Molecule: small-subunit ribosomal RNA
Organism: metagenome
RNA sequence: CCCGGACGAGUGGCGAAAGGGUGAUUAACGCGUGAGGAACCUACCCCUGAAUCCGGAACAGCCCCGGGAAACUGGGAGUAAUGCCGGAUGUGAUUGUCCCGCACCUGCGGGGCGUAUUGAAGGCGCAAGUCGUUCGGGGAUGGCCUCGCGUCCGAUUAGCUUGUUGGCGGGCUGACGGCCCACCAAGGCGAAGAUCGGCAGCUGGUCUGAGAGGAUGGUCAGCCACACUGGGACUGAGACACUGCCCAGACUCCUACGGGAGGCUGCAGUCGAGAAUCUUCCGCAAUGGGCGAAAGCCUGACGGAGCGAUGCCGCGUGAGGGAUGAAGGCCUUCGGGUUGUAAACCUCUGUCGCCCGGGACGAAAAAAAUGACGGUACCGGGAGAGGAAGCUACGGCUAACUACGUGCCAGCAGCCGCGGUAAUACGUAGGUAGCGAGCGUUAUUCGGAUUCACUGGGCGUAAAGGGUCCGCAGGAGGCCUGUCAAGCCGGAUGUGAAAGCCCAAGGCUCAACCUUAGAAGGUCAUCCGGGACUGCCGGGCUCGAGUGCACGAGGGGUGAACGGAAUUCCUGGUGUAGCGGUGGAAUGCGUAGAUAUCAGGAGGAACUCCGAUGGCGAAGGCGGUUCACUGGCGUGCAACUGACUCUCAGGGACGAAAGUGUGGGGAGCAAACAGGAUUAGAUACCCUGGUAGUCCACACUGUAAACGGUGCGCAUUCGCUGCGGGUCCGGACUCCGGUCCGCUCCGUGGCUUAGCUAACGCGUUAAAUGCGCCGCCUGGGGACUACGGCCGCAAGGCUAAAACUCAAAGGAAUUGACGGGGGCCCGCACAAGCGGUGGAGCAUGUGGCUCAAUUCGAGGCAACGCGAAGAACCUUACCCGGGUUUGACAUCAACCGGACCGCCGAUGAAAGUCGGCUUUCCGCAAGGACUGGUUGACAGGUGCUGCAUGGCUGUCGUCAGCUCGUGUCGUGAGAUGUUCGGUUAAGUCCGGCAACGGGCGCAACCCAUACCGUCUGUUGCUACCAGGUAAAGCUGGGCACUCUGGCGGGACUGCCCGUGUCAAGCGGGAGGAAGGUGUGGAUGACGUCAAGUCCGUAUGGCCCUUACAUCCGGGGCUGCACACGUGCUACAAUGGGCGGCACAGUGGGACGCAAGACCGCGAGGUGGAGCAAAUCCCCAAAACCGCCCCCAGUUCAGAUUGCAGUCUGCAACCCGACUGCAUGAAGCCGGAAUCGCUAGUAAAGGCGUAUCAGCUACGACGCCUUGAAUACGUUCCCGGGCCUUGUACACACCGCCCGUCACAUCAUGGGAGCCGGCUGCACCCGACAUCUUCGAUCCAACCCGCAAGGGAGGUAGGAGCCUAAGGUGUGUCCGGUGACUGGGAUGAAGUCGUAACAAGGUA
Repeated sequence: CCCGGACGAGUGGCGAAAGGGUGAUUAACGCGUGAGGAACCUACCCCUGAAUCCGGAACAGCCCCGGGAAACUGGGAGUAAUGCCGGAUGUGAUUGUCCCGCACCUGCGGGGCGUAUUGAAGGCGCAAGUCGUUCGGGGAUGGCCUCGCGUCCGAUUAGCUUGUUGGCGGGCUGACGGCCCACCAAGGCGAAGAUCGGCAGCUGGUCUGAGAGGAUGGUCAGCCACACUGGGACUGAGACACUGCCCAGACUCCUACGGGAGGCUGCAGUCGAGAAUCUUCCGCAAUGGGCGAAAGCCUGACGGAGCGAUGCCGCGUGAGGGAUGAAGGCCUUCGGGUUGUAAACCUCUGUCGCCCGGGACGAAAAAAAUGACGGUACCGGGAGAGGAAGCUACGGCUAACUACGUGCCAGCAGCCGCGGUAAUACGUAGGUAGCGAGCGUUAUUCGGAUUCACUGGGCGUAAAGGGUCCGCAGGAGGCCUGUCAAGCCGGAUGUGAAAGCCCAAGGCUCAACCUUAGAAGGUCAUCCGGGACUGCCGGGCUCGAGUGCACGAGGGGUGAACGGAAUUCCUGGUGUAGCGGUGGAAUGCGUAGAUAUCAGGAGGAACUCCGAUGGCGAAGGCGGUUCACUGGCGUGCAACUGACUCUCAGGGACGAAAGUGUGGGGAGCAAACAGGAUUAGAUACCCUGGUAGUCCACACUGUAAACGGUGCGCAUUCGCUGCGGGUCCGGACUCCGGUCCGCUCCGUGGCUUAGCUAACGCGUUAAAUGCGCCGCCUGGGGACUACGGCCGCAAGGCUAAAACUCAAAGGAAUUGACGGGGGCCCGCACAAGCGGUGGAGCAUGUGGCUCAAUUCGAGGCAACGCGAAGAACCUUACCCGGGUUUGACAUCAACCGGACCGCCGAUGAAAGUCGGCUUUCCGCAAGGACUGGUUGACAGGUGCUGCAUGGCUGUCGUCAGCUCGUGUCGUGAGAUGUUCGGUUAAGUCCGGCAACGGGCGCAACCCAUACCGUCUGUUGCUACCAGGUAAAGCUGGGCACUCUGGCGGGACUGCCCGUGUCAAGCGGGAGGAAGGUGUGGAUGACGUCAAGUCCGUAUGGCCCUUACAUCCGGGGCUGCACACGUGCUACAAUGGGCGGCACAGUGGGACGCAAGACCGCGAGGUGGAGCAAAUCCCCAAAACCGCCCCCAGUUCAGAUUGCAGUCUGCAACCCGACUGCAUGAAGCCGGAAUCGCUAGUAAAGGCGUAUCAGCUACGACGCCUUGAAUACGUUCCCGGGCCUUGUACACACCGCCCGUCACAUCAUGGGAGCCGGCUGCACCCGACAUCUUCGAUCCAACCCGCAAGGGAGGUAGGAGCCUAAGGUGUGUCCGGUGACUGGGAUGAAGUCGUAACAAGGUA
């Protein structure tokens, strides 16, 4: 030096525009779908035709010299090519023209002729060959452009637009085009929603749904857009280019401060934010992509693995047996139940996991080679029940229940709602239910929701008909006929990607998943056909509509004129003290002469009677009479037009009252205002005044419960009966004017059929049945509001939200309750009457106060002389003190002892404590009986809860009601029956009736009483006979009478008259002891009041257990400044005192009642006959007779106090009753108010009894004696019954409920402004780049030339157009914030009133 190889950079080619990511932008031809490009492009690939010749000059790398910290870069020399350039070559292509064919808007395809223009590169190989290169034609693929249709919300966005719309010419492009430019014209879009604003990638699909729809667009697939933000071009077949370039901006990094670098929305990974989202893994083995001739290289595409229960699917955590139903837990009625065959235990099995062995398909059509996953899947073997269950719920919806804890606390809650001492709702436990490697919560979507209703809703009263009419657009439209074929119907063709859904088959053990095949899918496009219906166009018709002619009614409208009555005022007359006004008054007016009355005058407003349930009008509305002008309507005729119609968004006109403006007018009335009343107040209701206004003209306003709460038009559908208007025809009458009846048309009422309706109701005047069009509604409040817009002079009107808040707000009807609604009717409810209470003293109960304690309960009626029919101790539950602890009392067990009983002592206030004496029984025994002690179970509690309960009771109310079965009616609640007409004390009875019957209540049955009969005849009675006494049924006889008490009778509206519905009944009468329930009692329906009672007893739960139990002594329940209830006694002469002298009944009596007698003034004592009672005893008073008192705080009244006594009792101090003497208070008939009673009642008088030793009893329960008055009547008060009406009440009027104010919290409007954002307009500055232009700088190729040089072409650079970012000014819109301010909402117990609901007390 040459050749080969490896590596490296450079030149060149291809790729880098694919693949991968993301959804910021975009409401658009962006996407979807279907067409079009005859207006286009397409590298690589395929088919095909023709060709590939001759030259030239450079520039990298490399070498040399520089600059720079770096990035990078300057100069010089030389150099290759399929890089670049020149020439040749033209099958063709382009271009001009002619012909044919096709399209028709310019044109397209093919062919003929002619001019001009236009191309290339070679590599590898020995070669064959192969790969390239150039110019054409065709294909394929990909792209670009255009169009029809579809594609969110807001009208509180209604007008938008100047390159805007079109034309001519040109430029640009691959290509059409205002895409760009010059000129010309003045257009274009919009209520079928332009413009503006908000939100958003679109689709195949996905979720849901019966569907129609609704919601959604993550993975996968198609399209689009984007690549730090904004702008720009270059290269290229393709980009305005994710990992290219330039500029500007923000940000990060490097720097030597001079300058540079960067873009994970690729795969992993980091940080931040957040409730929250993974490995900085393996491999190019497969599939696919790029390059290459190939080997091959590249590929975070991709294939795999990893993490996460994130979803879907599959599997396991064991299976069978196993009852003394173990233990433990929980509950318990203490018996038991349950966990639960669950476990233990026995017998088995072997999935997943674990260990050992084997071990893939995926690799691919000649063979070989090639596996990340992976020693994975899978297969075989082995050990071993071994390693593997949770979450939620258990009040209803909704499947699953108990205990404890808690006590409107803590908490729960999806909705309703739970929790305030028995919580299936909170917390825990046991149990149960559900699902299960998950379960529950939260968020979101559809469904349910026919609750935006196309399918598939409504508007009289629930939300909803526009105040009314006219009317453009729009929507809808009569009969016959023709044409067309837009709608419509049928068929064919094209397309509707793949995946998905559906069906079938197949592959992973099954499934999820996957593969293959089919089906389905459009408001789509084109073609062919049909012609009923709709539609377009044409012809005709008359019934819709209208015209004409003839009649008709009318408060229809506008203007003008006229009229009388009344009010007021003025003048005058008469006349005198009041008028006026009200619930009653006052203010006011009036002696300056009112009111009243007469005459005259002025002025304004409204038009009596007729007048109506009547008329007219589109509605508002319209009312004296006349005239003028004028709108509409009805009837009849059937001449004319020939669908001319209906409705109506916007729009226009009209539109009560009040209100506004200007100018008039102003009698009466009358907001505001003033005064007087009323009242707690009274800014009201009532009264006296009174200004706007009411009236007129003109102009505004534009609302209303502008209502039939019912839009307009047309048609169809049983009837009856009024009123207004007209009339053909028929009929009757006629005084010939006409009147009346029937038919008929229009209007306006009432009732009803079918039907409709939630019901009420509507019902040919529809709210029935249909059609057409318009308006309107979508829970209540906020809100007939705010903001914005439009209108208005203003007041204000129209349009119209949101935040926030509630679990309702509503309609109709039902049952009750209630009403200062109505009707009927009861009751000593009022009235009539008699006597009381409220004043006094005392008694008694209660409140309050006090107290160591004054035990507790009862609380309007319906607590308060109540529990209590007996608090000195006891009672006794309270307080103080002293004691006891298996207890004062019951049962059981174990052990020890002893009979028990009885007696005694000490101490003490007693209880108690301590001590002593005596002493067993039955039995063979064991043991038992009785008893004491110890221990344990337990006793005990008048401790709490009557709002956990039973039972009993009060009350409405002895009121006449409350219900049921069946039937009927109603969607239903429910109604009917039970209402209605009579009647009753009564839902008592009668009559009627869609009711017919039954029950609980009423009545009757029961008791007492009044009459009679009968029986009985002592203890009762005594007519008669007899005896007898001072007298006496005292005695014998007697049983008639009275009476006792058994039985029975009697009274039933049965009889008569009247009345009444021939009823029930009522009135009267007769008879009768009694008359219409004879009188009195007992008897209390369904229910109400969480009525009362745990202190009568019973009883759940809770609480106490040497005490909240129990025993004892003493005290208290009896306390006393006061207040209230219930009573007693009085205030006196109808009385008091003294004396005399009668007459009852209910009852009670042996631990008793007690006579006669005696004592005591008396309470009482002594004594004791008689009596277990029709026998004896308790045992009358007022009345009556006589005398005194003489109106007085007394001869009234008796409180209080002193003294002395009696009785009971263990005991009368606190704290008994009674007696005697003395004392002798208040009180002279009672304010407001209030109670009882209707006949043997009220009133008055006494008597008895229970409890009880006694008694605070004047209380309670009974008894008899004497013995009235009054009731016209139902207006009023109270309570109640029935019917009806209204209701916003239903805890039911002691109901409900409104507004201001005050406080707290929340959201929101306005607000001097301030801050931020989007954006319009005007202007300034203006980078890079393209383009245009200049280009004197610079330049190898080509041309001329020998050369120098020149030319062509290019180029640095300059200028211009345009322009991103930036700047200035000025607007619109949106958001945030803001002193202060407006209303709103919400909030157990605040203030003031009482507006509404009843006639809500003024509808």